[in-house]
A computed fold for a 153-nucleotide RNA from Actinacidiphila alni, annotated as c-di-AMP riboswitch aptamer (ydaO/yuaA leader). The source organism's lineage runs through Bacteria, Actinomycetota, Actinomycetes, Streptomycetaceae and Actinacidiphila. It matches the Rfam family "c-di-AMP riboswitch aptamer (ydaO/yuaA leader)". Gene Ontology terms of the family: cyclic-di-AMP binding and regulation of gene expression. About the family: This family represents a conserved RNA structure found upstream of the ydaO and yuaA genes in Bacillus subtilis and related genes in other bacteria.
This record gives sequence, structure tokens and C1' cells, in this order.
RNA sequence: GAACCACCUCCGCUCAAUCCGGCCCCGGCCGGAGCCGGGGACCCACCGAGCACGUGGGGUGAAUCGGGACAGGCGCCGCGAGGCGUCGGAACCGUAGGGCGACCUUCAGCCCGAACCCGUCAGCUAACCCGGUCGGCGGUAUUCGGAAGGAGU
Repeated sequence: GAACCACCUCCGCUCAAUCCGGCCCCGGCCGGAGCCGGGGACCCACCGAGCACGUGGGGUGAAUCGGGACAGGCGCCGCGAGGCGUCGGAACCGUAGGGCGACCUUCAGCCCGAACCCGUCAGCUAACCCGGUCGGCGGUAUUCGGAAGGAGU
């Protein structure tokens, strides 16, 4: 001097997830504002035959929809070996959509494209009713990048 790790302060990103007050006094609990989500009328929408498949249906969220190997299930053909179709489907490849340092547009670059919840029940929905306000990351020229226009302070 560098890399990595831990703690404190500060500054940012994602997300609705921030701010204020009171009580108790490491902590925690309660209330409010802001933001977010769900339920819930008229009206409107939905309402139908057959076949196949099927752990019904619904919600939060950008997180949907495809292709896709092996094994297996089902249907058909075949004496049989087997063949065809379909369901399912990992890695991986895409994709609707989403994110990246004060706002919008634009150009490129880098990423995400999950997870969970309700419990047989819910379309929209005024009044009304019920909840949430967690977590996860980063910071010494870093995309706190480039360009133009506008807006704002």
C1' cells in the first nucleotide's frame, strides 16, 4: 500500500415499507400522519353445447409465456419387439414485464424475470369494513454513464 472481515456515523439503491408523538426506561408497547394491500352495492360484466386434461378457485409481486433431456402416466396401432400422439419436465436458451444516485424523454451498457399467502371462498364496486409499514444490498470516479430538449429548485 492492496485485498478481505467486523463495528459506528454518513450517503445511496430496491421495496408500500417513511416520519411524528406518548408510555415504559438497554429493549419494548401504544397511537397518529403519509404510503400500500384486501374485502365490499346499484350499473356494467360473467351466464352456452361437445371433447380432452385437471391439487378447484383466488391474492401480493415486474416475476409471465415458450423451447427443452431422462424416467413415468394416458390413448391408438402391432402376435411381439416396438411405433405414433399427448401429459409432465431439470440444466440450459429465450420472452411479456421490471430495476440501475434529484424529474421526464432518448442512446448504449449491466442486472432481475423470484418467492410467498388465502383455504373451497371473493368480477367491477360508492358508503362501509379489515390489514401492512418488513427485509435485502451497495458506496473512494463508482453505469452517482453519454446526448438533446423541457420542467423544477